Annotation
A computed fold for a 1386-nucleotide RNA from an uncultured bacterium, annotated as small-subunit ribosomal RNA. The coordinates come from a structure-prediction model, not an experiment, and the mean pLDDT is 84. Rfam family: Bacterial small subunit ribosomal RNA. RNAcentral holds the sequence, with entries from ENA and SILVA.
RNA sequence: GAUGAACGCUGGCGGCAUGCCUAAUACAUGCAAGUCGUGCGCCCUACUUGUAGGGAGCGGCGGACGGGUGCGUAACGCGUGGGAAUCUGCCCUGAAGUGAGGGAUAAGCCCGAGAAAUCGGGUCUAAUACCGCAUAUGGUCUACGGAUUAAAGCCUUCGGGCGCUUCGGGAGGAGCCUGCGUUCGAUUAGCUUGUUGGUGAGGUAAUGGCUCACCAAGGCUAUGAUCGAUAGCUGGUCUGAGAGGAUGAUCAGCCACACUGGGACUGAGACACGGCCCAGACUCCUACGGGAGGCAGCAGUAGGGAAUUUUCCACAAUGGGCGAAAGCCUGAUGGAGCAAUGCCGCGUGCAGGAUGACAGCCUUCGGGUCGUAAACUGCUUUUAUGAUUGAGGAUUAUGACGUUAGAUCAUGAAUAAGCUUCGGCUAACUCCGUGCCAGCAGCCGCGGUCAGACGGAGGAAGCAAGCGUUAUCCGGAGUGACUGGGCGUAAAGAGAUGCGUAGGCGGUAUAUUAAGCGGACAGUGAAAUCUUGAGGCUCAACCUUGAGGCUACUGUCUGAACUAAUAUACUAGAGCCCGAUAGGGGAAGCUGGAAUUCCUAGUGUAGGAGUGAAAUCCGUAGAUAUUAGGAGGAACACCAAUGGCGAAGGCAGGCUUCUGGAUCGGUGCUGACGCUCAGGCUCGAAAGCGUGGGGAGCGAACGGGAUUAGAUACCCCGGUAGUCCACGCCGUAAACGAUGGAUACUAGCUAGUUGGAGGUAUCGACCCCUUCAGCAGCGAAGCUAACGCGUUAAGUAUCCCGCCUGGGGAGUACGGUCGCAAGAUUAAAACUCAAAGGAAUAGACGGGGACCCGCACAAGCGGUGGAGCGUGUUCUUUAAUUGGAUGAUAAGCCAAGAACCUUACCCAGACUUGACAUCCUUGGAAGGACUACGAAAGUAGUCUGUGCCUUUGGAACCAAGUGACAGGUGCUGCAUGGCCGUCUUCAGCUCGUGUCGUGAGAUGUUAGGUUAAGUCCUUCAACGAGCGCAACCCUUAUGAUUAGUUGAAUUUUUCUAGUCAGACUGCCUCGGUAACGGGGAGGAAGGAGGGGAUGAUGUCAGGUCAGUAUUGCCCUUACGUCUGGGGCUAGAAACGCGCUACAAUGGCUGGUACAAUGGGCCGCUAAGUCGCGAGACGGAGCAAAUCCCAUCAAAGCCAGUCUCAGUUCGGAUUGGAGGCUGAAAUUCGCCUCCAUGAAGCCGGAAUCGCUAGUAACCGUAGGUCAGCACACUACGGUGAAUACGUUCCCGGGUCUUGUACUCACCGCCCGUCAUACCAUGAAAGUCGCCAACACCCGAAAGCUGAUCAAUAAGAUCGGUCUAAGGUGGGGGAGAUGAUUGGGGUA
Repeated sequence: GAUGAACGCUGGCGGCAUGCCUAAUACAUGCAAGUCGUGCGCCCUACUUGUAGGGAGCGGCGGACGGGUGCGUAACGCGUGGGAAUCUGCCCUGAAGUGAGGGAUAAGCCCGAGAAAUCGGGUCUAAUACCGCAUAUGGUCUACGGAUUAAAGCCUUCGGGCGCUUCGGGAGGAGCCUGCGUUCGAUUAGCUUGUUGGUGAGGUAAUGGCUCACCAAGGCUAUGAUCGAUAGCUGGUCUGAGAGGAUGAUCAGCCACACUGGGACUGAGACACGGCCCAGACUCCUACGGGAGGCAGCAGUAGGGAAUUUUCCACAAUGGGCGAAAGCCUGAUGGAGCAAUGCCGCGUGCAGGAUGACAGCCUUCGGGUCGUAAACUGCUUUUAUGAUUGAGGAUUAUGACGUUAGAUCAUGAAUAAGCUUCGGCUAACUCCGUGCCAGCAGCCGCGGUCAGACGGAGGAAGCAAGCGUUAUCCGGAGUGACUGGGCGUAAAGAGAUGCGUAGGCGGUAUAUUAAGCGGACAGUGAAAUCUUGAGGCUCAACCUUGAGGCUACUGUCUGAACUAAUAUACUAGAGCCCGAUAGGGGAAGCUGGAAUUCCUAGUGUAGGAGUGAAAUCCGUAGAUAUUAGGAGGAACACCAAUGGCGAAGGCAGGCUUCUGGAUCGGUGCUGACGCUCAGGCUCGAAAGCGUGGGGAGCGAACGGGAUUAGAUACCCCGGUAGUCCACGCCGUAAACGAUGGAUACUAGCUAGUUGGAGGUAUCGACCCCUUCAGCAGCGAAGCUAACGCGUUAAGUAUCCCGCCUGGGGAGUACGGUCGCAAGAUUAAAACUCAAAGGAAUAGACGGGGACCCGCACAAGCGGUGGAGCGUGUUCUUUAAUUGGAUGAUAAGCCAAGAACCUUACCCAGACUUGACAUCCUUGGAAGGACUACGAAAGUAGUCUGUGCCUUUGGAACCAAGUGACAGGUGCUGCAUGGCCGUCUUCAGCUCGUGUCGUGAGAUGUUAGGUUAAGUCCUUCAACGAGCGCAACCCUUAUGAUUAGUUGAAUUUUUCUAGUCAGACUGCCUCGGUAACGGGGAGGAAGGAGGGGAUGAUGUCAGGUCAGUAUUGCCCUUACGUCUGGGGCUAGAAACGCGCUACAAUGGCUGGUACAAUGGGCCGCUAAGUCGCGAGACGGAGCAAAUCCCAUCAAAGCCAGUCUCAGUUCGGAUUGGAGGCUGAAAUUCGCCUCCAUGAAGCCGGAAUCGCUAGUAACCGUAGGUCAGCACACUACGGUGAAUACGUUCCCGGGUCUUGUACUCACCGCCCGUCAUACCAUGAAAGUCGCCAACACCCGAAAGCUGAUCAAUAAGAUCGGUCUAAGGUGGGGGAGAUGAUUGGGGUA
């Protein structure tokens, strides 16, 4: 785009078309073929008494047309073009006739049988019914003598008309033959006996095996016979640019059929839809004896189905039958009805109208949208309704349609809009609901709490009396490729195409022919359809008409370039000959040495062998090792190569014999002999099979030992088939160059290579140059999706063969062929998926590679893991033990400090505009004191107080009321902002322009160096730039300078805090192109001097809604708020982070030395006094360089003591007595004193930190804080060891490589098993179906024989032949089948 459509929703009108695609299923009822009295006799009726009408018969013509359907048919059925051996009623035309007779019969009348259908007997009668006779232009037959052969009348206006008979011609119609075309299957390969042909006869309208007798043995087939399946064919129709593909409704031509099968009769024509006979099935009537029927005619009914109309009107028109005619008949036809079934046309109003009304919907709350849309005003009347008229179809007449079409008038916007869609393809977007549910979906896909995709709504888009869906066909699809595709890697070159048949294709020249090919002319290609000009319905659809076209077939003439054919030549292809050459080419035979193993003998002694490490194994019965001799089998080191040969498989010690091919040179011979090749034949690795040998080594299976979770493996020790030979099978491989063969053409290069020839040169073939044939590497053009190929093409062309057409199912099933078997070959379908696949790109990953870095390992030091305690977490418990954080990147984390508060949790008691914010109304200053009840919150009261200002009032504050609202540590960190952790202080991440690539992308950013660094240098199709790195900032180490409260005081000083200087590979030297690196000097400091802050693009949906903010959802006398008490502090168990220890480098006692950073007014608190002490009293000083915390801290140093022990170590736990803070110390704080004195003697597997003022050890301060620090953050004191180095572990960076990964290896993914479903193969069988065959039986009819009858017709019996039927064994396709096999999906 289309449809004979159907379904869903909706539906105003008209015109023109169309309407059982299924059950060729069965049919009630009515109608669809009759007509003629001018062929004939008779009967009836009516009267106007000779007329009209009617009826059944005889007779004539027509019922072979028209109408229906598509069962059958793969065929001369159809289409197209030819042909000869024919017939033809009615019609046209020509010629000739139409004389005279005869006997019957139906109807009628009279009887009879039967339920009916119908039939029988007797008797009468007519004809255009029937039969002789005559005539014979003519016809037919002929033995050429001859023989034979017709007729019908009727009407009349008397003019004639209509007929009849015979013979010609024509038109139209029909029959027959034939070239070409006409679906699929080879998993159908052979078929045929009247079969093929001939002679003769029969038969027919006519040819012919059409039929029969005889003779011959033919005929068809790979260009697809036979068989099976499907199907009416065509003009045309739909689609398509065309070529094609699909289709064959309506209209038209042909065919076939008429309940199923068979048969003939009549006739001009039939083997006959509304005729006959027979058989069968079915239905109906019946008095049971018999009968009747055939809608695939028009309507209609049932059934089937997704589905297809009225039991209408009329013969007015067109046509048909009959008739002389009037006329009759006509479900043909003309019309109407039903159906949006289709095509075409029209309408459902037009113009104005903004406060842009209301409602609806959305909203950023401003508004937007629906929307000039409505209302409202004006106008119009197609359509509708009513009325009045009114053609044409018809010629004089006759109109079913018809309430016709059309015209005029009236009424009145009046009667008339839906369907689908809105994620992309694809035009059109928001809200609400739902929450991987419900659902959508043509493909991709959507839906898991913010859905443009589901459902609803608003809005929008598309089409419109329709719109969608489904089904089917073509297109897009160059996706079966003729036009017009491919085969290295995507599907696809058969293993060799080696030999070769059919076939296809084929070198040069001349001549002829004219088949292909070109031209001219002629015929056909029906009409309709199609294209186009014109015309008619108002237009269109539709109709009429002219022209074109119908791409095709046939005939005649002509041309001769090409192809072909024939003939004659040629030599460039091909082959032969001669002379050489190389070679693991093939077959057979002979033969050689090294090595393994075994045997014998000697020497010799304890191991050998094997592995990552072992063990099994061999060995004291003497191995391994070594020496000598022997046996046997298999394979051939070096040469050896990207090298050679062969068609491929493949071929390797040497020699001999036989043998195939190739190359080079000569240019002698033949003269296209060629190329390719379906089927066919042959060869064909390894494994395997059969028979017979052989068997050293190796070695499936198998045994043992290891490894392992297991190990039917990899490793080891053994070892059978086999490997080897001969003969015979098999016929497959990643049989690969994943690349069929032949020929020609199209740059080269290689001190590449193999084999020839020539030239040059030479002593010489050492080199060099040219050329032929191979084998390689790189590459122009070109090709290719890219990779790549590139004179050995995957380039440019020609010829021939093979093969492919999404993945899976499946190279499987069934069938066939081959095979001893294994199996091979040929080779599907159902079903299922939306992909499978190729090449390349960027990443990620690798128990891949190269390089580099990091306390990553190593080298060291000290810890953790074991103990007790502190603290955090899990789990458990609980009324509650609030919540969050969970590998690294949670766990002394949020929390810089839970007794109340905090507090979010639990129990109990209370409040409801609320504890807090804004607005409104009323009242009151606010505030203070007190009482009762209560655990408190609170409730109820008493007293006091009356302030400020520009004073009907206002501001702040309090109370009550009202509703808007408050409030929520309720949920979602996977809706978010912000902030943070981690990779990571790793060196990376990008952009512009240019260039390369079809593109994704690449280049830059790679490479060579160098650096801490994408830091820098050199190079480079890149040149530049940005974020990162570095630097700028702070601090610290040195000096200078300025200032100085404090410091008892002084000084160049110390200290404090400002400013400045200083370091830059600057200088020297060595290496290097350079960057830079090594060393040195000077210097307080040297190559980034130390430390800090500073964290690119991104990753982890990392963490946080409980810090705050915030979308959405939820609660609102509660999930909000207040109060008291409790809990967060529990405890079988597990983990993380710490403290204290286990002691002598120590504990205890005494003495003694040296810091820095900080903090302080609800604060730090001195001196002094008291207390063993915690602390108390006290109150000076200090808002701080001044005073205090705070003892010039501890480790350290100097002495003493302890002497290796659960101790004078260790301090847990517990008892008692005290102190401090605070309303409050019980749950649940810290400290002191006395007493008690647990575990623990250095810690398993494992694991952490640290590279220098670092680790380790030691103390001090601060924040939080009423009180509470083993934590955290700072501060100083003492102060090490080690780093060979980058193999390994972990993490990271750069380049490269492989990839079937891309939520990216925590990836992907294979098979069994389990479950559910689906289709399918096999299967003992079972069931119906189809065609053929054999036999039996055999109706009617035709033909024929006999008998009867004989005038004809006919009757009976038989023969031949056949439909239907019966029996039988095979064949084919199908359905089903316990069980079973694999397959697919989840």